[in-house]
Annotation:
This is a predicted structure of a 72-nucleotide RNA (transfer RNA) from a bacterium. It matches the Rfam family "tRNA". Rfam links the family to the GO term triplet codon-amino acid adaptor activity.
RNA sequence: GGCCCUAUCGUCUAAUGGCUAGGACAUCACCCUCUCACGGUGGUAAUCGGGGUUCGACUCCCCGUAGGGUCA
Repeated sequence: GGCCCUAUCGUCUAAUGGCUAGGACAUCACCCUCUCACGGUGGUAAUCGGGGUUCGACUCCCCGUAGGGUCA
RNA backbone atom coordinates (compact mmCIF):
# COMPACT_ATOMS: atom_id res chain seq x y z
P G A 1 -0.69 3.85 3.56
O5' G A 1 -0.75 2.84 2.30
C5' G A 1 -0.66 3.36 0.99
C4' G A 1 -0.67 2.25 0.00
C3' G A 1 -1.92 1.36 0.00
O3' G A 1 -3.00 1.94 -0.71
C1' G A 1 0.00 0.00 0.00
P G A 2 -4.49 1.66 -0.26
O5' G A 2 -4.73 0.18 -0.83
C5' G A 2 -4.75 -0.04 -2.23
C4' G A 2 -5.05 -1.49 -2.52
C3' G A 2 -6.28 -2.05 -1.84
O3' G A 2 -7.48 -1.71 -2.52
C1' G A 2 -4.49 -3.56 -1.57
P C A 3 -8.83 -1.43 -1.63
O5' C A 3 -9.24 -2.88 -1.10
C5' C A 3 -9.57 -3.90 -2.01
C4' C A 3 -9.70 -5.24 -1.31
C3' C A 3 -10.65 -5.25 -0.11
O3' C A 3 -12.02 -5.36 -0.49
C1' C A 3 -8.64 -6.31 0.48
P C A 4 -13.13 -4.71 0.43
O5' C A 4 -13.18 -5.69 1.67
C5' C A 4 -13.57 -7.04 1.53
C4' C A 4 -13.39 -7.82 2.81
C3' C A 4 -14.10 -7.24 4.03
O3' C A 4 -15.48 -7.51 4.07
C1' C A 4 -11.91 -7.85 4.61
P C A 5 -16.49 -6.54 4.81
O5' C A 5 -16.18 -6.80 6.35
C5' C A 5 -16.42 -8.04 6.94
C4' C A 5 -15.91 -8.10 8.36
C3' C A 5 -16.44 -7.04 9.31
O3' C A 5 -17.75 -7.34 9.80
C1' C A 5 -14.12 -7.22 9.57
P U A 6 -18.73 -6.18 10.18
O5' U A 6 -18.09 -5.59 11.53
C5' U A 6 -18.04 -6.37 12.71
C4' U A 6 -17.21 -5.67 13.78
C3' U A 6 -17.73 -4.32 14.24
O3' U A 6 -18.77 -4.42 15.20
C1' U A 6 -15.39 -4.21 13.87
P A A 7 -19.82 -3.22 15.30
O5' A A 7 -19.01 -2.08 16.05
C5' A A 7 -18.49 -2.33 17.36
C4' A A 7 -17.71 -1.12 17.86
C3' A A 7 -18.54 0.12 18.13
O3' A A 7 -18.01 0.83 19.25
C1' A A 7 -16.89 0.62 16.53
P U A 8 -18.59 0.56 20.71
O5' U A 8 -19.65 1.75 20.96
C5' U A 8 -20.63 2.06 20.00
C4' U A 8 -21.92 2.45 20.67
C3' U A 8 -22.03 2.14 22.16
O3' U A 8 -21.46 3.20 22.94
C1' U A 8 -23.95 1.31 21.06
P C A 9 -20.68 2.92 24.32
O5' C A 9 -21.83 2.74 25.42
C5' C A 9 -21.54 2.68 26.81
C4' C A 9 -22.29 3.72 27.56
C3' C A 9 -22.00 3.77 29.05
O3' C A 9 -21.91 5.14 29.49
C1' C A 9 -24.33 3.51 28.71
P G A 10 -20.46 5.88 29.37
O5' G A 10 -19.58 5.07 30.44
C5' G A 10 -18.20 5.37 30.67
C4' G A 10 -17.55 4.32 31.53
C3' G A 10 -17.57 2.92 30.92
O3' G A 10 -16.48 2.72 30.04
C1' G A 10 -18.36 2.85 33.15
P U A 11 -16.70 1.87 28.68
O5' U A 11 -16.77 0.37 29.20
C5' U A 11 -15.64 -0.25 29.80
C4' U A 11 -15.96 -1.65 30.23
C3' U A 11 -16.60 -2.53 29.16
O3' U A 11 -15.67 -3.12 28.27
C1' U A 11 -17.84 -2.71 31.17
P C A 12 -16.08 -3.46 26.78
O5' C A 12 -17.10 -4.67 26.95
C5' C A 12 -16.66 -5.94 27.41
C4' C A 12 -17.81 -6.88 27.60
C3' C A 12 -18.70 -7.10 26.38
O3' C A 12 -18.16 -7.99 25.41
C1' C A 12 -20.04 -6.79 28.30
P U A 13 -18.50 -7.74 23.86
O5' U A 13 -20.10 -7.74 23.82
C5' U A 13 -20.81 -8.94 23.96
C4' U A 13 -22.30 -8.72 24.16
C3' U A 13 -23.10 -8.31 22.94
O3' U A 13 -23.33 -9.41 22.07
C1' U A 13 -23.84 -7.11 24.86
P A A 14 -24.02 -9.12 20.65
O5' A A 14 -25.58 -9.00 21.08
C5' A A 14 -26.49 -8.43 20.18
C4' A A 14 -27.87 -8.41 20.79
C3' A A 14 -28.92 -7.78 19.88
O3' A A 14 -29.42 -8.72 18.95
C1' A A 14 -29.10 -6.85 22.03
P A A 15 -29.22 -8.40 17.39
O5' A A 15 -30.30 -7.24 17.15
C5' A A 15 -31.64 -7.42 17.55
C4' A A 15 -32.35 -6.10 17.62
C3' A A 15 -32.13 -5.17 16.43
O3' A A 15 -32.94 -5.51 15.33
C1' A A 15 -31.87 -3.96 18.42
P U A 16 -32.27 -6.44 14.20
O5' U A 16 -32.91 -5.94 12.83
C5' U A 16 -34.16 -6.53 12.40
C4' U A 16 -34.07 -6.79 10.94
C3' U A 16 -34.29 -5.55 10.08
O3' U A 16 -33.54 -5.69 8.89
C1' U A 16 -35.93 -7.16 9.63
P G A 17 -32.71 -4.49 8.29
O5' G A 17 -33.43 -3.26 8.94
C5' G A 17 -33.56 -2.07 8.13
C4' G A 17 -34.22 -0.99 8.90
C3' G A 17 -35.74 -1.14 9.01
O3' G A 17 -36.17 -0.41 10.15
C1' G A 17 -35.26 0.77 7.74
P G A 18 -37.00 -1.21 11.25
O5' G A 18 -38.00 -0.13 11.83
C5' G A 18 -37.49 1.01 12.55
C4' G A 18 -38.60 1.86 13.05
C3' G A 18 -39.71 1.12 13.75
O3' G A 18 -40.26 1.93 14.78
C1' G A 18 -40.57 2.22 11.84
P C A 19 -39.49 1.81 16.15
O5' C A 19 -40.68 2.60 16.90
C5' C A 19 -40.33 3.52 17.87
C4' C A 19 -39.91 2.83 19.14
C3' C A 19 -39.50 3.75 20.27
O3' C A 19 -40.65 4.14 21.00
C1' C A 19 -37.88 2.03 20.00
P U A 20 -41.02 5.68 20.96
O5' U A 20 -39.68 6.23 21.54
C5' U A 20 -39.66 7.50 22.22
C4' U A 20 -38.81 7.36 23.45
C3' U A 20 -37.75 6.27 23.39
O3' U A 20 -36.54 6.70 24.02
C1' U A 20 -39.18 5.86 25.21
P A A 21 -35.15 6.53 23.19
O5' A A 21 -34.64 5.05 23.50
C5' A A 21 -35.34 3.93 23.01
C4' A A 21 -34.44 2.79 22.71
C3' A A 21 -33.52 2.36 23.85
O3' A A 21 -34.16 1.51 24.76
C1' A A 21 -32.26 2.56 21.86
P G A 22 -34.19 1.88 26.35
O5' G A 22 -34.33 0.45 27.05
C5' G A 22 -35.48 -0.34 26.81
C4' G A 22 -35.10 -1.78 26.63
C3' G A 22 -34.23 -2.40 27.71
O3' G A 22 -34.94 -2.71 28.89
C1' G A 22 -33.41 -3.03 25.59
P G A 23 -34.14 -2.67 30.32
O5' G A 23 -33.24 -3.98 30.28
C5' G A 23 -33.84 -5.26 30.14
C4' G A 23 -32.79 -6.34 29.98
C3' G A 23 -31.74 -6.40 31.07
O3' G A 23 -32.19 -7.06 32.23
C1' G A 23 -30.70 -6.54 28.96
P A A 24 -31.60 -6.60 33.69
O5' A A 24 -30.15 -7.26 33.72
C5' A A 24 -30.01 -8.67 33.62
C4' A A 24 -28.54 -9.04 33.52
C3' A A 24 -27.63 -8.40 34.57
O3' A A 24 -27.65 -9.07 35.80
C1' A A 24 -26.68 -8.15 32.43
P C A 25 -27.59 -8.23 37.17
O5' C A 25 -26.07 -7.75 37.23
C5' C A 25 -25.04 -8.70 37.36
C4' C A 25 -23.69 -8.08 37.03
C3' C A 25 -23.29 -6.89 37.87
O3' C A 25 -22.83 -7.23 39.17
C1' C A 25 -22.84 -6.43 35.62
P A A 26 -23.12 -6.25 40.40
O5' A A 26 -22.40 -4.89 40.00
C5' A A 26 -21.01 -4.78 40.01
C4' A A 26 -20.55 -3.46 39.43
C3' A A 26 -21.00 -2.22 40.18
O3' A A 26 -20.20 -1.95 41.32
C1' A A 26 -21.35 -1.91 37.87
P U A 27 -20.85 -1.35 42.62
O5' U A 27 -21.34 0.10 42.19
C5' U A 27 -20.40 1.10 41.81
C4' U A 27 -21.10 2.35 41.34
C3' U A 27 -22.14 2.92 42.30
O3' U A 27 -21.54 3.71 43.32
C1' U A 27 -23.04 2.82 40.13
P C A 28 -22.20 3.70 44.79
O5' C A 28 -23.49 4.61 44.63
C5' C A 28 -23.37 5.98 44.28
C4' C A 28 -24.73 6.61 44.04
C3' C A 28 -25.77 6.35 45.11
O3' C A 28 -25.63 7.19 46.24
C1' C A 28 -26.72 5.99 42.98
P A A 29 -26.08 6.65 47.66
O5' A A 29 -27.66 6.73 47.58
C5' A A 29 -28.31 7.99 47.45
C4' A A 29 -29.82 7.82 47.27
C3' A A 29 -30.51 6.93 48.30
O3' A A 29 -30.76 7.61 49.52
C1' A A 29 -31.24 6.35 46.15
P C A 30 -30.77 6.78 50.89
O5' C A 30 -32.12 5.95 50.84
C5' C A 30 -33.38 6.62 50.85
C4' C A 30 -34.51 5.70 50.44
C3' C A 30 -34.72 4.48 51.33
O3' C A 30 -35.43 4.76 52.52
C1' C A 30 -34.78 3.84 49.05
P C A 31 -35.12 3.85 53.82
O5' C A 31 -35.79 2.47 53.44
C5' C A 31 -37.19 2.36 53.25
C4' C A 31 -37.59 0.98 52.79
C3' C A 31 -37.19 -0.16 53.72
O3' C A 31 -38.06 -0.32 54.81
C1' C A 31 -36.68 -0.73 51.48
P C A 32 -37.47 -0.80 56.21
O5' C A 32 -36.92 -2.27 55.94
C5' C A 32 -37.80 -3.33 55.63
C4' C A 32 -37.06 -4.60 55.33
C3' C A 32 -36.07 -5.02 56.38
O3' C A 32 -36.71 -5.74 57.44
C1' C A 32 -35.04 -5.13 54.26
P U A 33 -36.46 -5.27 58.96
O5' U A 33 -34.93 -5.69 59.23
C5' U A 33 -34.56 -7.04 59.19
C4' U A 33 -33.07 -7.17 59.34
C3' U A 33 -32.46 -6.40 60.49
O3' U A 33 -32.62 -7.07 61.73
C1' U A 33 -31.16 -6.10 58.54
P C A 34 -33.17 -6.21 62.97
O5' C A 34 -32.02 -5.14 63.21
C5' C A 34 -32.24 -4.00 64.05
C4' C A 34 -30.94 -3.40 64.51
C3' C A 34 -29.90 -3.24 63.42
O3' C A 34 -30.07 -2.00 62.74
C1' C A 34 -28.91 -4.31 65.27
P U A 35 -29.95 -2.00 61.08
O5' U A 35 -28.41 -2.18 60.81
C5' U A 35 -27.49 -1.16 61.16
C4' U A 35 -26.06 -1.61 60.94
C3' U A 35 -25.74 -2.16 59.57
O3' U A 35 -25.48 -1.14 58.62
C1' U A 35 -24.86 -3.59 61.23
P C A 36 -25.87 -1.44 57.08
O5' C A 36 -24.79 -2.49 56.61
C5' C A 36 -23.42 -2.14 56.50
C4' C A 36 -22.55 -3.33 56.22
C3' C A 36 -22.91 -4.15 54.99
O3' C A 36 -22.44 -3.57 53.79
C1' C A 36 -22.50 -5.60 56.81
P A A 37 -23.34 -3.75 52.49
O5' A A 37 -23.31 -5.31 52.20
C5' A A 37 -22.12 -5.95 51.78
C4' A A 37 -22.27 -7.45 51.81
C3' A A 37 -23.35 -8.02 50.93
O3' A A 37 -22.96 -8.14 49.57
C1' A A 37 -23.48 -9.00 53.05
P C A 38 -24.02 -7.83 48.39
O5' C A 38 -25.11 -8.96 48.59
C5' C A 38 -24.77 -10.33 48.42
C4' C A 38 -25.88 -11.25 48.82
C3' C A 38 -27.21 -11.02 48.13
O3' C A 38 -27.28 -11.60 46.83
C1' C A 38 -27.57 -11.24 50.44
P G A 39 -28.00 -10.79 45.68
O5' G A 39 -29.51 -10.65 46.17
C5' G A 39 -30.32 -11.79 46.34
C4' G A 39 -31.62 -11.44 47.01
C3' G A 39 -32.44 -10.35 46.34
O3' G A 39 -33.18 -10.83 45.24
C1' G A 39 -32.32 -9.92 48.64
P G A 40 -33.44 -9.87 43.99
O5' G A 40 -34.56 -8.86 44.54
C5' G A 40 -35.83 -9.35 44.96
C4' G A 40 -36.68 -8.23 45.48
C3' G A 40 -36.82 -7.02 44.58
O3' G A 40 -37.78 -7.21 43.56
C1' G A 40 -36.32 -6.31 46.77
P U A 41 -37.60 -6.51 42.16
O5' U A 41 -37.95 -4.98 42.47
C5' U A 41 -39.25 -4.63 42.91
C4' U A 41 -39.33 -3.15 43.25
C3' U A 41 -38.82 -2.19 42.18
O3' U A 41 -39.75 -1.97 41.14
C1' U A 41 -37.94 -1.57 44.26
P G A 42 -39.21 -1.70 39.65
O5' G A 42 -38.57 -0.25 39.78
C5' G A 42 -39.40 0.90 39.87
C4' G A 42 -38.63 2.10 40.34
C3' G A 42 -37.64 2.71 39.38
O3' G A 42 -38.24 3.50 38.37
C1' G A 42 -36.66 2.56 41.51
P G A 43 -37.48 3.72 36.96
O5' G A 43 -36.25 4.68 37.35
C5' G A 43 -36.50 6.01 37.76
C4' G A 43 -35.24 6.69 38.21
C3' G A 43 -34.19 6.95 37.14
O3' G A 43 -34.51 8.06 36.33
C1' G A 43 -33.16 6.16 39.13
P U A 44 -33.95 8.13 34.82
O5' U A 44 -32.40 8.41 35.02
C5' U A 44 -31.95 9.61 35.62
C4' U A 44 -30.44 9.63 35.74
C3' U A 44 -29.69 9.36 34.46
O3' U A 44 -29.56 10.51 33.66
C1' U A 44 -28.76 8.07 36.22
P A A 45 -29.82 10.42 32.06
O5' A A 45 -28.54 9.63 31.54
C5' A A 45 -27.24 10.13 31.76
C4' A A 45 -26.23 9.04 31.57
C3' A A 45 -26.32 8.31 30.24
O3' A A 45 -25.71 9.03 29.18
C1' A A 45 -26.10 6.74 32.00
P A A 46 -26.53 9.31 27.84
O5' A A 46 -25.86 8.34 26.78
C5' A A 46 -24.44 8.41 26.54
C4' A A 46 -24.00 7.28 25.69
C3' A A 46 -24.52 7.29 24.26
O3' A A 46 -23.73 8.12 23.44
C1' A A 46 -24.78 5.12 25.17
P U A 47 -24.45 9.04 22.26
O5' U A 47 -24.90 7.98 21.16
C5' U A 47 -24.18 7.80 19.95
C4' U A 47 -23.82 6.35 19.74
C3' U A 47 -23.42 6.02 18.31
O3' U A 47 -22.46 4.96 18.37
C1' U A 47 -25.28 4.76 18.89
P C A 48 -21.49 4.60 17.16
O5' C A 48 -20.35 5.70 17.20
C5' C A 48 -19.71 6.01 18.42
C4' C A 48 -18.54 6.94 18.15
C3' C A 48 -18.80 8.04 17.14
O3' C A 48 -19.46 9.16 17.71
C1' C A 48 -16.80 6.95 16.59
P G A 49 -20.44 10.03 16.76
O5' G A 49 -19.44 10.83 15.80
C5' G A 49 -18.56 11.79 16.33
C4' G A 49 -17.82 12.49 15.21
C3' G A 49 -18.67 13.01 14.07
O3' G A 49 -19.30 14.23 14.36
C1' G A 49 -16.82 11.85 13.20
P G A 50 -20.73 14.55 13.69
O5' G A 50 -20.35 14.85 12.17
C5' G A 50 -19.41 15.87 11.84
C4' G A 50 -19.13 15.88 10.36
C3' G A 50 -20.36 15.83 9.48
O3' G A 50 -21.00 17.09 9.37
C1' G A 50 -18.75 14.31 8.66
P G A 51 -22.51 17.13 8.77
O5' G A 51 -22.23 17.01 7.22
C5' G A 51 -23.27 16.62 6.37
C4' G A 51 -22.72 16.09 5.05
C3' G A 51 -23.74 15.38 4.20
O3' G A 51 -24.51 16.30 3.43
C1' G A 51 -21.87 14.00 4.41
P G A 52 -26.10 16.21 3.56
O5' G A 52 -26.46 15.01 2.59
C5' G A 52 -25.93 14.98 1.27
C4' G A 52 -25.98 13.60 0.67
C3' G A 52 -27.34 12.95 0.61
O3' G A 52 -28.13 13.47 -0.47
C1' G A 52 -25.77 11.38 1.38
P U A 53 -29.74 13.48 -0.29
O5' U A 53 -30.16 11.96 -0.36
C5' U A 53 -29.94 11.19 -1.52
C4' U A 53 -30.42 9.78 -1.35
C3' U A 53 -31.84 9.65 -0.85
O3' U A 53 -32.78 9.77 -1.90
C1' U A 53 -30.42 8.21 0.38
P U A 54 -34.05 10.72 -1.70
O5' U A 54 -34.90 9.95 -0.60
C5' U A 54 -35.36 8.63 -0.84
C4' U A 54 -35.89 8.01 0.43
C3' U A 54 -36.87 8.86 1.20
O3' U A 54 -38.18 8.84 0.64
C1' U A 54 -35.29 7.91 2.68
P C A 55 -38.99 10.23 0.52
O5' C A 55 -39.29 10.62 2.02
C5' C A 55 -39.99 11.85 2.31
C4' C A 55 -40.50 11.80 3.73
C3' C A 55 -39.53 11.26 4.75
O3' C A 55 -38.62 12.25 5.21
C1' C A 55 -41.59 10.18 5.03
P G A 56 -37.06 11.83 5.34
O5' G A 56 -37.06 10.80 6.54
C5' G A 56 -37.38 11.23 7.86
C4' G A 56 -37.55 10.06 8.79
C3' G A 56 -36.33 9.16 8.95
O3' G A 56 -35.39 9.70 9.86
C1' G A 56 -38.26 7.84 8.62
P A A 57 -33.83 9.59 9.53
O5' A A 57 -33.52 8.02 9.65
C5' A A 57 -33.77 7.33 10.89
C4' A A 57 -32.65 6.37 11.18
C3' A A 57 -31.29 7.04 11.42
O3' A A 57 -30.56 6.26 12.35
C1' A A 57 -31.15 5.60 9.57
P C A 58 -30.46 6.69 13.87
O5' C A 58 -29.47 5.57 14.52
C5' C A 58 -28.11 5.81 14.64
C4' C A 58 -27.32 4.52 14.67
C3' C A 58 -27.37 3.69 13.39
O3' C A 58 -26.42 4.13 12.45
C1' C A 58 -27.75 2.30 15.28
P U A 59 -26.78 4.09 10.84
O5' U A 59 -27.24 2.58 10.58
C5' U A 59 -26.30 1.52 10.69
C4' U A 59 -26.98 0.19 10.50
C3' U A 59 -27.50 -0.07 9.09
O3' U A 59 -27.29 -1.42 8.72
C1' U A 59 -29.29 -0.19 10.66
P C A 60 -26.10 -1.73 7.68
O5' C A 60 -26.59 -1.00 6.35
C5' C A 60 -27.38 -1.69 5.39
C4' C A 60 -27.59 -0.84 4.16
C3' C A 60 -26.39 -0.05 3.67
O3' C A 60 -25.48 -0.83 2.93
C1' C A 60 -28.27 1.35 3.69
P C A 61 -23.92 -0.52 2.91
O5' C A 61 -23.83 0.78 2.00
C5' C A 61 -24.14 0.72 0.63
C4' C A 61 -23.93 2.08 -0.02
C3' C A 61 -22.57 2.74 0.24
O3' C A 61 -21.56 2.24 -0.59
C1' C A 61 -24.30 4.31 0.59
P C A 62 -20.04 2.21 -0.05
O5' C A 62 -19.62 3.74 -0.10
C5' C A 62 -19.59 4.44 -1.31
C4' C A 62 -19.20 5.89 -1.11
C3' C A 62 -17.96 6.13 -0.27
O3' C A 62 -16.76 5.97 -1.02
C1' C A 62 -19.68 7.56 0.45
P C A 63 -15.43 5.46 -0.31
O5' C A 63 -14.98 6.76 0.51
C5' C A 63 -14.75 7.97 -0.17
C4' C A 63 -14.46 9.10 0.81
C3' C A 63 -13.46 8.76 1.90
O3' C A 63 -12.12 8.82 1.46
C1' C A 63 -15.33 9.85 2.86
P G A 64 -10.96 8.14 2.30
O5' G A 64 -10.75 9.20 3.47
C5' G A 64 -10.25 8.81 4.70
C4' G A 64 -10.67 9.78 5.78
C3' G A 64 -10.24 9.38 7.17
O3' G A 64 -8.90 9.82 7.42
C1' G A 64 -12.53 9.92 7.21
P U A 65 -7.85 8.73 7.93
O5' U A 65 -8.17 8.61 9.48
C5' U A 65 -8.35 9.79 10.26
C4' U A 65 -8.92 9.45 11.62
C3' U A 65 -8.39 8.19 12.27
O3' U A 65 -7.13 8.38 12.89
C1' U A 65 -10.73 8.22 12.44
P A A 66 -6.03 7.19 12.87
O5' A A 66 -6.61 6.15 13.94
C5' A A 66 -6.79 6.54 15.29
C4' A A 66 -7.58 5.50 16.06
C3' A A 66 -7.11 4.07 15.89
O3' A A 66 -5.97 3.74 16.67
C1' A A 66 -9.45 4.15 15.68
P G A 67 -4.95 2.62 16.11
O5' G A 67 -5.74 1.26 16.38
C5' G A 67 -6.09 0.88 17.70
C4' G A 67 -6.99 -0.32 17.71
C3' G A 67 -6.53 -1.54 16.95
O3' G A 67 -5.53 -2.29 17.63
C1' G A 67 -8.78 -1.15 16.44
P G A 68 -4.44 -3.13 16.75
O5' G A 68 -5.27 -4.34 16.13
C5' G A 68 -5.84 -5.32 16.98
C4' G A 68 -6.74 -6.25 16.22
C3' G A 68 -6.12 -7.01 15.06
O3' G A 68 -5.32 -8.11 15.48
C1' G A 68 -8.20 -6.17 14.39
P G A 69 -4.11 -8.59 14.55
O5' G A 69 -4.82 -9.29 13.32
C5' G A 69 -5.62 -10.45 13.51
C4' G A 69 -6.31 -10.85 12.25
C3' G A 69 -5.43 -11.14 11.05
O3' G A 69 -4.85 -12.44 11.11
C1' G A 69 -7.23 -9.78 10.37
P U A 70 -3.41 -12.71 10.44
O5' U A 70 -3.66 -12.61 8.88
C5' U A 70 -4.51 -13.53 8.23
C4' U A 70 -4.78 -13.13 6.79
C3' U A 70 -3.55 -12.88 5.94
O3' U A 70 -2.99 -14.09 5.43
C1' U A 70 -5.06 -11.10 5.66
P C A 71 -1.44 -14.17 5.09
O5' C A 71 -1.32 -13.33 3.74
C5' C A 71 -1.95 -13.79 2.56
C4' C A 71 -1.79 -12.79 1.44
C3' C A 71 -0.37 -12.28 1.18
O3' C A 71 0.44 -13.21 0.47
C1' C A 71 -1.86 -10.46 1.17
P A A 72 2.00 -13.34 0.81
O5' A A 72 2.62 -11.95 0.31
C5' A A 72 2.83 -11.74 -1.06
C4' A A 72 2.98 -10.27 -1.38
C3' A A 72 4.28 -9.62 -0.94
O3' A A 72 5.37 -9.92 -1.82
C1' A A 72 2.48 -8.20 -0.42